[in-house]
Molecule: small-subunit ribosomal RNA
Organism: uncultured bacterium
RNA sequence: UUAGAGUUUGAUCCUGGCUCAGGAUGAACGUUAGCGAUAGGCCUAACACAUGCAAGUCGAGGGGUAACAGGGUAGCAAUACCGCUGACGACCGGCAAAUGGGUGAGUAACGCGUAUGCAACCUACCGAUAACAGUUGGAUAGCUCCCUGAAAGGGGAAUUAAACCGGCAUGAUACUAUUUAAUCGCCUGUUUAGAUAGUUAAAUAUUUAUAGGUUAUCGAUGGGCAUGCGUGACAUUAGCAAGUUGGUGAGGUAACGGCUCACCAAUGCUACGAUGUCUAGGGGUUCUGAGAGGAAGGUCCCCCACACUGGUACUGAGACACGGACCAGACUCCUACGGGAGGCAGCAGUGAGGAAUAUUGGUCAAUGGACGGAAGUCUGAUCCAGCCACUUCGCGUGCAGGAUGACUGCCCUAUGGGUUGUAAACUGCUUUUAUAUAAGAGGAACAGUAUUUAUGUAUAGAUAUUUGCCAGUAUUAUAUGAAUAAGGAUCGGCUAACUCCGUGCCAGCAGCCGCGGUAAUACGGAGGAUCCGAGCGUUAUCCGGAUUUAUUGGGUUUAAAGGGUGAGUAGGCGGUAGUAUAAGUCAGCGGUGAAAACUUGCAGCUCAACUGUAAGCUUGCCGUUGAAACUGUAUUACUUGAGUUAAGUUGAGGUAUGCGGAAUGUGGUGUGUAGCGGUGAAAUGCAUAGAUAUACCACAGAACGUCGAUUGCGAAGGCAGCAUACUAAGUUUAUACUGACGCUGAUGCACGAAAGCGUGGGGAUCAAACAGGAUUAGAUACCCUGGUAGUCCACGCCGUAAACUGUGAUUACUCGUUGUUUGCGAUAUACUGUAAGCGACUGCCCGAAAGCAUUAAGUAAUCCACCUGGGGAGUACGUUGGCAACAAUGAAACUCAAAGGAAUUGACGGGGGCCCGCACAAGCGGAGGAACAUGUGGUUUAAUUCGAUGAUACGCGAGGAACCUUACCUGGGCUUAAAUGGGAAGUGACAGUUUUGGAAACAAAAUUUUCUUCGGACACUUUUCAAGGUGCUGCAUGGUUGUCGUCAGCUCGUGCCGUGAGGUGUCGGGUUAAGUCCCAUAACGAGCGCAACCCUUGUCGAUAGUUGCCAGCAUGUAAUGAUGGGGACUCUAUCGAGACUGCCGGUGUAAACCGUGAGGAAGGUGGGGAUGACGUCAAAUCAGCACGGCCCUUACGUCCAGGGCUACACACGUGUUACAAUGGUCGGUACAAUGGGCAGCUACUCAGCGAUGAGAUGCUAAUCUUCAAAACCGAUCUCAGUUCGGAUCGGAGUCUGCAACUCGACUCCGUGAAGCUGGAUUCGCUAGUAAUCGCAUAUCAGCCAUGAUGCGGUGAAUACGUUCCCGGGCCUUGCACUCACCGCCCGUCA
Repeated sequence: UUAGAGUUUGAUCCUGGCUCAGGAUGAACGUUAGCGAUAGGCCUAACACAUGCAAGUCGAGGGGUAACAGGGUAGCAAUACCGCUGACGACCGGCAAAUGGGUGAGUAACGCGUAUGCAACCUACCGAUAACAGUUGGAUAGCUCCCUGAAAGGGGAAUUAAACCGGCAUGAUACUAUUUAAUCGCCUGUUUAGAUAGUUAAAUAUUUAUAGGUUAUCGAUGGGCAUGCGUGACAUUAGCAAGUUGGUGAGGUAACGGCUCACCAAUGCUACGAUGUCUAGGGGUUCUGAGAGGAAGGUCCCCCACACUGGUACUGAGACACGGACCAGACUCCUACGGGAGGCAGCAGUGAGGAAUAUUGGUCAAUGGACGGAAGUCUGAUCCAGCCACUUCGCGUGCAGGAUGACUGCCCUAUGGGUUGUAAACUGCUUUUAUAUAAGAGGAACAGUAUUUAUGUAUAGAUAUUUGCCAGUAUUAUAUGAAUAAGGAUCGGCUAACUCCGUGCCAGCAGCCGCGGUAAUACGGAGGAUCCGAGCGUUAUCCGGAUUUAUUGGGUUUAAAGGGUGAGUAGGCGGUAGUAUAAGUCAGCGGUGAAAACUUGCAGCUCAACUGUAAGCUUGCCGUUGAAACUGUAUUACUUGAGUUAAGUUGAGGUAUGCGGAAUGUGGUGUGUAGCGGUGAAAUGCAUAGAUAUACCACAGAACGUCGAUUGCGAAGGCAGCAUACUAAGUUUAUACUGACGCUGAUGCACGAAAGCGUGGGGAUCAAACAGGAUUAGAUACCCUGGUAGUCCACGCCGUAAACUGUGAUUACUCGUUGUUUGCGAUAUACUGUAAGCGACUGCCCGAAAGCAUUAAGUAAUCCACCUGGGGAGUACGUUGGCAACAAUGAAACUCAAAGGAAUUGACGGGGGCCCGCACAAGCGGAGGAACAUGUGGUUUAAUUCGAUGAUACGCGAGGAACCUUACCUGGGCUUAAAUGGGAAGUGACAGUUUUGGAAACAAAAUUUUCUUCGGACACUUUUCAAGGUGCUGCAUGGUUGUCGUCAGCUCGUGCCGUGAGGUGUCGGGUUAAGUCCCAUAACGAGCGCAACCCUUGUCGAUAGUUGCCAGCAUGUAAUGAUGGGGACUCUAUCGAGACUGCCGGUGUAAACCGUGAGGAAGGUGGGGAUGACGUCAAAUCAGCACGGCCCUUACGUCCAGGGCUACACACGUGUUACAAUGGUCGGUACAAUGGGCAGCUACUCAGCGAUGAGAUGCUAAUCUUCAAAACCGAUCUCAGUUCGGAUCGGAGUCUGCAACUCGACUCCGUGAAGCUGGAUUCGCUAGUAAUCGCAUAUCAGCCAUGAUGCGGUGAAUACGUUCCCGGGCCUUGCACUCACCGCCCGUCA
């Protein structure tokens, strides 16, 4: 000293990428801005530069005197003259100019860093020591004169000085040569002490004290050179180098050296990465990080390199020289066109470039530098100031009180509440800052001058005087007064912070996931909130998170990843026991690791940043002294690793040669006759010129049945008839021998299926290509008939495969069960032990899981290979190999936020198993064809109102559209409105009636006219507050409904299993209509569903008999329960009984099933109904109702008249009637039930052919009324578009109703259409069912009803069975689907 989160999925675990939260910056942009301190400020064009400044100084080196000042001489003065003095331009000379300052172009290098070395070197100025300075010449600038040029400048003549340049002398501790002795060392060698010979020096100034000069030595400082180690990327850069490598000699240098040259040799570097290309100044350090690391190298310090570009040297102690020279080049400027001048990567500044980076400031006061003896001069070094929120730090914009929690704003469930918010107002206080006035530092110490003290002239000290750019700045005091001072971003999750309005996949947002298609916490605005705060955000870049390159610290069966295999080189690693050594290793000590930075302590600026000081750190390198366990090295030994030997043994191990039979094909000869062959079905094909089939003979090539196996062998690829030869390997047993000889293995080498290639053979079968036939929408396929390369052999290439155990090799260790192969031992085919293999299962461990599990994917060790998101792509380029095909190596741009693994739940499958259903099948009757009715679509229309649209819309909402309904259209009216309630004012009316206008609504006029207990009631008018909307959204909703489906399922608690999603239970074996029940069982129980409970119907009983019933007894009629009476029966309506697999037989453990069983009215749910689990379809409905939001308000509200919803080339659904004789028509005769009825049902009588009308009676109903038809018995029709069928049309009527034109029903007469049983296809139904027959009711004035809902009458056929179609249930399997196969997804085209 180590923090995570979002994002792949329906959900899960994992792998894996992307993204975020942190810190940092020489930053930029947006927005905002009060002050101070601090530090920083061209990252781009080493691009070009106007202007000014940045290196001078010395008269105490010199000749001198251009300017200034003083003085002197002459002169009245103007003025002239005099270097005489202070001083001093230019010139000669000295020193400096090689420092300081700038920049990072080049450089991958001894450039830098670190540590050494020089026995191979230099060093001006400075310090110390020793010695010396004698003599003599010469020139040249300047000045003067002349010439030339536009200028820069140049040339000539004369004359002159020096510390300028020479000559001679003197001289050694210098240098050179020779040489003696000693010493030391690291190869050459060094050092010391000597000897001999030779060579070389100087400068003066002056006030005489010094300064300067020469030689030599030492020191100090600064440099030069050499070496070890460290210091980028790319191998798609693998070979490079001729002065190259070394030697000898010479030259050169301060010095070593191929530094240069001559000669000789042929070497030197390189896989531990040479050479090449690209990039880059290096370090101290800075940022980040827990660290290891990663990134960076701005400011400050050290080193290097450069100075317009390239080159060269000169001078000098030092340069190959930023503000020096020469040459070349580019560029700019001047020009009289002949020729010249220049170098801001110094400080300011300009242009340009750019997202972007400052003043053409002040001063030498301080620090430092150059020169000088000094004063001093110079100094864009420096110190200061100016600009910039660019960084860091500090301060402020007030503080306290103050609730009717004021007003505004915003929100809400809205008489009110919440929030803004103690916030404000208001009261009190303070004055940092601000403004004004006043005072006002420290930075200053020197040097110099004067005086003075000490000793000894001179030094040292003291006093006085003098020196401040910044700056009247910092600071202090007083006064005034809350006075002068707050913004930015964000608010879906990550991530702290939520509401309203606007918008409506638009506008826009976005770091990732993603928001926005009418209720957006995600866009824009507002209110509020959150986080920071003189800043806040955004962008860019770096590190972190990322253990996502993994040394610390990852992986490779399936996620990316084990090389196809082997032997083996370099390399890496390596058994047991000694001895030695000390390279690695460890320890002590020494040196170094600059300063600054960093950390800690202390101190100074009012604090802090900042600064000072001390210590630590600097993890490194070098030296030295020790230790000896481990590794290394050397050596001695050992046997267990490895190998050798002997004797066996095993096998489809390999190579070569020979042989064999079956099959196939072909040829020949027969037999034999019409087909064969092939397929789902066919055809192409073969066949009367004799096929196929069959018999015999012959030939050819290829492959080897049975044995045969989870068998065996081999390194892998691979290897299978038999025999022989040659050959390799494993293994067992035994002891003998060698003595670590071992393991792995980059590069290289060898082997390496199939296909393919080359040459030459061979060619039976099969068979790419190809041809034909089919299939198909097409079919360049699958199927069929043919068929060539090839398949085979020899030789040579290729070098790849899902070359897979998707699992590299080796060694050691670690529970078990079982099978098998080959040896060996025990006598032996039992049985057992052991060794080496090949398999299966299982435990621990491991693993994301699946799984693996002594043949590991466990535990460890060694070595090699490989991986780092998906796509692009194993592609492009380059290179290598190859005859080619191709192989090997192997990117990037761009693009996505995933791609992926394992497992889970579902759904799905032209997967499997089991089962059910009028699902099929077996039947009966329909639809689809006709006409009509009705609904829908479409079309039309002023409107044809709206909704419902596969199943699950379409005789549906509607169980009654002529007006109304009515929602639609046209036209005419009304605006508190049609209704209701409240308030206020007023009136006594309003309504009604009448008249007028009008289509009506309505408008106008006239007329009539209240009650009262006097409070008012009632009614109306005006006004006001509440309206109204069949307008939108069923994808905002409630409620209701359809469907899967009356299918048998859907879940929960606890426990258990799994990291988890989840599983178990609910599975399995039986059984059932059923998740019904039984058995079994890590499950045990429970809930919603099933069943039962409810209603109805079927049988019986009890009770009760009116309006129902009438057996018996009476009365009565033409007749009738009509009457007395009766409760027996039917019936009515209440309560019970009854059915439970209860009984019997059989099967079965049981549940249960079977039986033409018994009994019973009914038998296995008796029939029917009601009853619809969790859920699915954003299913239907805002037009039944309710309701959120939005919209309209003299209209999208409301009233009225008329029209429309009834249209009609067409299409569809549902029905009715038919097409006839099982029928039609006519006549006669029977038998129901459910229901309804007073504005009603109506008996009965009369009239009418009839619809109906006129009378009249009963009934508010078990009382009266409404009531059958098929059927049955007769007659007729006789197979025709008919005596079938009734559409359509004409005429005449009836009824309802204000009103039947658009647009009603019914009746009568006449008319008499299509239609002769209906294509593909399709619907309903399993028993009182289908079919058929009528009846009733709701709605309703009437009715378009053939519909709907009920009722009864008559009353069948068939079910072998579950292969198939449809739907469903359970189990299982696959899956890249989960919006769930109407899925996903690939290619082409636009």